Two RNAs folded together computationally: RNase P RNA and transfer RNA, 394 nucleotides in total.
The coordinates come from a structure-prediction model, not an experiment, and the mean pLDDT is 79.

[in-house]
RNA sequence: UUGGGCGAUCACCCUUCACGGGGAGGAAAGUCCGGGCUCCACAGGGCAGGAUGGCCGCUAACGACGGCGCGGAGCGAUCAGCGGAAAGUGGCACAGAAAACAAACCGCCCAUUCGGGCAAGGGUGAAAUGGUGGGGUAAGAGCCCACCGGCGCGCGAGUAAUCGUGCGCGCACGCCAAACCCCAUCCGGAGCAAGACCAAAUAGGAGGCAGAGCGGCCCGCUCAUAAUGCCUCGGGUAUGGUCGCUUGAGCCGGCGGGCAAUCGCCGGCCCAGAGGAAUGAUCGCCACCCGCAAGGGUACAGAACCCGGCUUAUAGACUC
RNA sequence: GCGCCCGUAGCUCAGUAGGAUAGAGCGGCGGUUUCCUAAACCGCAGGUCACAGGUUCGAAUCCUGUCGGGCGUA
Numbered sequence: 001u002u003g004g005g006c007g008a009u010c011a012c013c014c015u016u017c018a019c020g021g022g023g024a025g026g027a028a029a030g031u032c033c034g035g036g037c038u039c040c041a042c043a044g045g046g047c048a049g050g051a052u053g054g055c056c057g058c059u060a061a062c063g064a065c066g067g068c069g070c071g072g073a074g075c076g077a078u079c080a081g082c083g084g085a086a087a088g089u090g091g092c093a094c095a096g097a098a099a100a101c102a103a104a105c106c107g108c109c110c111a112u113u114c115g116g117g118c119a120a121g122g123g124u125g126a127a128a129u130g131g132u133g134g135g136g137u138a139a140g141a142g143c144c145c146a147c148c149g150g151c152g153c154g155c156g157a158g159u160a161a162u163c164g165u166g167c168g169c170g171c172a173c174g175c176c177a178a179a180c181c182c183c184a185u186c187c188g189g190a191g192c193a194a195g196a197c198c199a200a201a202u203a204g205g206a207g208g209c210a211g212a213g214c215g216g217c218c219c220g221c222u223c224a225u226a227a228u229g230c231c232u233c234g235g236g237u238a239u240g241g242u243c244g245c246u247u248g249a250g251c252c253g254g255c256g257g258g259c260a261a262u263c264g265c266c267g268g269c270c271c272a273g274a275g276g277a278a279u280g281a282u283c284g285c286c287a288c289c290c291g292c293a294a295g296g297g298u299a300c301a302g303a304a305c306c307c308g309g310c311u312u313a314u315a316g317a318c319u320c
Numbered sequence: 321g322c323g324c325c326c327g328u329a330g331c332u333c334a335g336u337a338g339g340a341u342a343g344a345g346c347g348g349c350g351g352u353u354u355c356c357u358a359a360a361c362c363g364c365a366g367g368u369c370a371c372a373g374g375u376u377c378g379a380a381u382c383c384u385g386u387c388g389g390g391c392g393u394a
Stems, first nucleotide, its partner, number of pairs: 001317002004286007012023004025300001029311002032309005037191004044219004049187005054068004069082002072079002083182002088180002090176003105122002107118004130148006149171001150169008195243004205233006211223003250269008287298004321393007330346004339377001348364005370386005
């Protein structure tokens, strides 16, 4: 990637006046994201809440997909990762002197009594206050210097992430945001039992409440001011029918744009839509598996408003 | 269809702002006691924290995805 092939008979569902035509999937599954559609203000402002998180694109939309960037793993094909820790709060067991406010156990140096200086080395730890080398010093230390790293500013390339480069600053930055949080972007709610119409029945019943749409909360909007709405009690009818329902971001082929995701044009095609639910059985030939043979078997699974993804299940075969 | 919760020893449950050997009761096994049993006392075993992957120094606990079970609602 594919998801046994061809044919015949009978049965079932939809459709057609009839002849005839069509009848499960790549996942129809999980319902994890996104959209269409319908109703509620064709959906508005704010708070709360949630999601996403390098950059750019693609798209109806997305957390999907494509390309690129950075740092990593791998010999490689390739794979997984990605806002902010100098806004604030918080955490970092044990060990260790000290887990970041600060501090010094062994050690080094001065003094050799008190004491003072240091952070190079040892040791602890998952993590220890830039690294390597040189100078310097009583001993040391960015204390000073070179390179690497970091931060700031500029210039060049690029749509951007980013990369290259120049100057300046000895350096102010431990780790954790799948801790709270901050920043940016996005998100109204409900779901086809949505919702609309028809038929049947009837009462203008009694009592209570004052709001309802609005479903996280507030505002706002709309309707209503008792002829309305809701609740309770009593009663009647029905426990039905039709639409929504499948022509669609559709499928196939060709050409073209683009690295690609994807988009455009042309031609052809119509491919389940039924009530809690049809899609089954037998036979013939072939493919594969088990078996000496007769014979048996064919993975995972099964539509319920519809699409785009993701995830999961999957015998065998094919491909890298 | 929509919404929510749970899974830790054989059973019932603790442990959830991460910290190391995961505990308790009942049950099981062995021993003491008894003539024997029960009770009592002493000791022991028993766990993939449903599964897989990730974050982290460190995961039962946090995140993601699966699996299984349960509840509510029209």

Notes:
It holds a member of the Rfam family "Bacterial RNase P class A". Rfam classes the family as a ribozyme.